[in-house]
């Protein structure tokens, strides 16, 4: 110093589902709770999922409303890259 990762030590983070809250949703914070994690710290850069309020274009047509495309809204706990980082046996 780079690659690896112990039934190692210190620690570390938390899925479901609840409960409170913001949000049109997707999903976001906060608490409670662990299925997991070895980058399950950080970045939407490519792929891919989700969502569709707002904008188009249909259907109704007094209106409410429906249906389809779009992300400028998500997901870092789907995969790649980026980046930053404790511990130290093999």
């Nucleotide at each position: 110093u780079u690659c690896c990762g112990a039934u190692a030590a210190a620690g570390g983070c938390a899925a479901a589902c609840c409960c409170g809250u913001c949000g049109a949703a997707a999903g976001g914070c906060g608490g409670g709770g662990a299925c997991g994690c070895a980058a399950a710290g950080c970045c939407a850069c490519g792929g891919g999922c989700c969502u569709a309020a707002a904008a188009c274009g249909g259907c109704a047509g007094a209106a409410a409303g429906c249906c389809g495309u779009u992300a400028c809204g998500g997901c870092a706990g789907c995969c790649g890259g980026g980046u930053u980082a404790c511990c130290g046996a093999a």
This is a predicted structure of a 90-nucleotide RNA (c-di-GMP-I riboswitch aptamer). It was read from a public genome assembly, where an Rfam model found it.